Transfer RNA from an uncultured Clostridia bacterium, 71 nucleotides, folded computationally.
[in-house]
RNA sequence: GGCACCAUAGCCAAGCGGUAAGGCAGAGGUCUGCAAAACCUUCAGCCCCGGUUCGAUCCCGGGUGGUGCCU
Numbered sequence: 001g002g003c004a005c006c007a008u009a010g011c012c013a014a015g016c017g018g019u020a021a022g023g024c025a026g027a028g029g030u031c032u033g034c035a036a037a038a039c040c041u042u043c044a045g046c047c048c049c050g051g052u053u054c055g056a057u058c059c060c061g062g063g064u065g066g067u068g069c070c071u
Stems, first nucleotide, its partner, number of pairs: 001070007010024003018054001026042005047063005
């Protein structure tokens, strides 16, 4: 220098155009003599900037960061 892949909550991780699952952690509650366990509730708008579209986490372009391959 070229190419490919990845970026979603504090952490792990699904999603493949139509209001973002789940687990762990955190917070509040129920229960309990107090706890633990169990159960209920709650917590992100998707790395950034543009574009396409009625509508974008998703498609396109350009950046940023990471990983790998080639040279």

Description: The sequence was found in a public genome assembly. Its Rfam family is "tRNA". Rfam links the family to the GO term triplet codon-amino acid adaptor activity. Rfam describes the family as follows. Transfer RNA (tRNA) molecules are approximately 80 nucleotides in length.